[in-house]
Context: one part of a larger RNA
């Protein structure tokens, strides 16, 4: 000087990105236990108290003819320590917010997580030699299954709900019409023959499937405005004009895991708060299953506060063991 222990006066998170590491808690019986809550839960919530040892009495319960033995509980009184779940082992608790219903999964070797995934919801294809889906083919999964199946795709428990557009692009429907290959069709023309004919060339006319054309469809892909004026204080502006567009974002939320201006403004905690909670709306650029608000239980996720406890710290000191180090 490092490692790994232990212990400290006062003070108690000032430490720090954050209480990260430590120290506090810890078992058993009795008492007691709050919001919310899907009534299961939350709880071990919180919060106490008691526990060693002697002696005496009472209730059981099992074994024994019985004396008695074993056990489980309670009642009084008594002793001794600093310390009586006397070592070891052995929850630190609450309170608010976010996300993600949850148990799970997962970057084997730097992420466990809000990411995957899940019941449950929706769309959609699929009638059975099923649709996908391997394979050139036979074959085979699907499946010894048969729409209460089985692919596929979004969506993510549960409440309360999921609003407007179909104009572009997907899909599906549509016996008509446009366009349109190949082939069919052969007027007419051409080579070439003495000719018969060979050979070539070719309009009309006829010809699928997509395309165009009609429609439908957003829990398909996707979208969801702008100007200007206007009330007897001022300000807003329920109300008007206009332009444009397929259609101008309902409810609900809202400076958010979305707020750029911004440490927006008020409030509440703090002596003091770019964080955080509760509000407001001016939403750069929230919005309804690439769902949208909510929500008891969960959570080695995450913000913020508070009690308890500490050596994190103010400020660092000792003490034990290992190693270094110096000197043999």
């Nucleotide at each position: 000087c490092u490692g790994u222990g232990c212990u400290g006066a006062a003070g108690g998170a000032a430490c720090u990105c954050g209480g990260c590491a430590a120290a506090a808690u810890g078992c058993c019986u009795c008492c007691g236990u709050a919001a919310c809550u899907u009534c299961g839960g939350g709880a071990g919530a919180a919060g106490g108290a008691g526990g060693c040892c002697c002696u005496g009495c009472u209730u059981g319960u099992g074994g024994g003819c019985a004396a008695c033995c074993a056990u489980a509980a309670g009642c009084a009184g008594g002793g001794g320590g600093c310390a009586c779940a006397a070592a070891c082992c052995a929850g630190g608790g609450g309170g608010u917010g976010g996300c993600g219903a949850c148990u799970g999964u997962u970057u084997a070797c730097u992420a466990a997580a809000a990411a995957c995934a899940c019941a449950g919801g929706g769309c959609u294809c699929u009638g059975c030699g099923a649709a996908g889906c391997c394979g050139c083919a036979a074959g085979g999964c699907g499946a010894c299954g048969u729409a209460u199946a089985g692919g596929g795709u979004c969506u993510g428990a549960c409440g309360c709900c999921u609003g407007c557009c179909c104009g572009g692009u997907g899909c599906c429907g549509g016996a008509a019409g446009g366009u349109u290959a190949a082939g069919a069709g052969g007027a007419g023309g051409a080579g070439u023959g003495c000719a018969a004919g060979c050979u070539c060339u070719g309009a009309a006319u006829u010809g699928a499937a997509g395309c165009c054309c009609c429609g439908g469809u957003a829990a398909a892909c996707g979208g969801c405005g702008g100007c200007c004026g206007u009330a007897a204080c001022u300000a807003u502006a329920a109300c008007g004009g206009u332009c444009c567009u397929a259609a101008g974002g309902u409810a609900g939320c809202g400076a958010a895991a979305u707020u750029c201006c911004u440490u927006g403004u008020c409030g509440g905690g703090u002596a003091a708060g770019u964080u955080c909670c509760g509000a407001c709306c001016u939403g750069c650029a929230c919005g309804a299953a690439u769902g949208g608000c909510g929500u008891a239980a969960c959570g080695a996720c995450u913000u913020c506060c508070c009690c308890a406890c500490u050596g994190u710290c103010u400020c660092c000191a000792g003490c034990a063991c290992a190693g270094g180090c110096c000197c043999a």